[in-house]
Molecule: FMN riboswitch aptamer (RFN element)
Organism: Calditrichota bacterium
RNA sequence: AUGGAUCUUCGGGGCGAGGUGAAAUUCCUCGGCCGGCGGUUAAAGCCCGCGAGUUGAGACUAAUCUCGGCUGAAUCUGUGAAAUUCAGAUGCCGACGGUAUAGGCCGGAUGAGAGAAGAUUAUA
Numbered sequence: 001a002u003g004g005a006u007c008u009u010c011g012g013g014g015c016g017a018g019g020u021g022a023a024a025u026u027c028c029u030c031g032g033c034c035g036g037c038g039g040u041u042a043a044a045g046c047c048c049g050c051g052a053g054u055u056g057a058g059a060c061u062a063a064u065c066u067c068g069g070c071u072g073a074a075u076c077u078g079u080g081a082a083a084u085u086c087a088g089a090u091g092c093c094g095a096c097g098g099u100a101u102a103g104g105c106c107g108g109a110u111g112a113g114a115g116a117a118g119a120u121u122a123u124a
Base pairs, nucleotide, nucleotide: 004121005120006119007118008117009116010115015031016030017029018028019027033103034094035093036050037049038048039047045092046091053070054069055068056067057066058065059064074090075089076088077087078086096107097106098105
């Protein structure tokens, strides 16, 4: 230094005012806010993947695990060797359950998790 095993810790953010109404941080008006993880010649919510979510099958059932399906959104100009990642401009997207219709409230969740950091150990 590389790959392996075991373990530990960490590992998701965000709304106000006014209106209507019996009731809305959910609708309407105005103005705002937020962005998990890895990769990519250079920094990414919207380029490629992953996780999360949801769904089908299997392991007798549950827990759980394995395999598969589904799963949102961006353009222009500039700089540069290189950027759909930077700068400028304009735009767009956001699971499920609850509740007056929710990316921001409450809940599953003191969960799970892509992964990040570290420790120990063995081997070449």